[in-house]
RNA sequence: ACCUUAUUCAGAGUGGUGGAGGGACCGGCCCUUCGAAGCCACAGCAACCGGUUCUCAAAUAAGGGAACGCUGGUGCUAAUUCCAACCCCGCCAGCGCGGGGGAAAGAUAAGGU
Numbered sequence: 001a002c003c004u005u006a007u008u009c010a011g012a013g014u015g016g017u018g019g020a021g022g023g024a025c026c027g028g029c030c031c032u033u034c035g036a037a038g039c040c041a042c043a044g045c046a047a048c049c050g051g052u053u054c055u056c057a058a059a060u061a062a063g064g065g066a067a068c069g070c071u072g073g074u075g076c077u078a079a080u081u082c083c084a085a086c087c088c089c090g091c092c093a094g095c096g097c098g099g100g101g102g103a104a105a106g107a108u109a110a111g112g113u
Stems, first nucleotide, its partner, number of pairs: 001113008013042005021031003027083002043077003048073002050070001051068006081105001086102004090097002
């Protein structure tokens, strides 16, 4: 970098540094000099992987289920992944829409090439 699978309306921020951008992409909307990104420290959230305990099962195996945040490996800590975008449906006389569903893309994890 690419592929596969799962999840994606929950949750969780302070300080230092820095000095103008940021929210992936186009549009919208929003955040930001009452200080953006990045970096550092500490704190926190979650529970994908790992771990521990219990349990199902004929079984000290393989496999399934539940609980625990656990000095482990990642991730995350404005707004639903901020909203929409493409398709289908619904509503509207129409322009259109704080409507429903799906896809694509993105993100994260685990595995693979």
A computed fold for a 113-nucleotide RNA from a Deltaproteobacteria bacterium, annotated as SAM riboswitch aptamer (S box leader). Taxonomically the source falls in Myxococcia (Bacteria, Pseudomonadati, Myxococcota). It was read from a public genome assembly, where an Rfam model found it. It matches the Rfam family "SAM riboswitch aptamer (S box leader)". Its Rfam clan is "SAM clan". Of the family's consensus pairs, 97% are formed in the model.